[in-house]
RNA sequence: ACGCGACAAGGCCAUACCCGGCGAAAGCCGGCGACGGAAAGCUGCGGGGCUACGGCGGAACAUCGCUAUGCCAGCCGGGCUGCCGAA
Numbered sequence: 001a002c003g004c005g006a007c008a009a010g011g012c013c014a015u016a017c018c019c020g021g022c023g024a025a026a027g028c029c030g031g032c033g034a035c036g037g038a039a040a041g042c043u044g045c046g047g048g049g050c051u052a053c054g055g056c057g058g059a060a061c062a063u064c065g066c067u068a069u070g071c072c073a074g075c076c077g078g079g080c081u082g083c084c085g086a087a
Base pairs, nucleotide, nucleotide: 004085005084012037013036018031019030020029021028022027035074041080042079043078045077046076047075048072049071050070054067055066056065057064058063
């Protein structure tokens, strides 16, 4: 250095719920919280999933279906980067 990941050390992130805000929604931001995580750091390149304002089509005065340019990195894979050092 690379691989690897301990009953090591110092630490890190932060599920759900709830509160406030943004958004049509999915979801995001801040606070509380902690289910968990050895990349649960960053990144929409590939797969997958979520939502449907708007658009299209059907209904008939209520809504149904399709659709991503929106969203999810704590769904999987890839790319980039990183702390420590037992076996």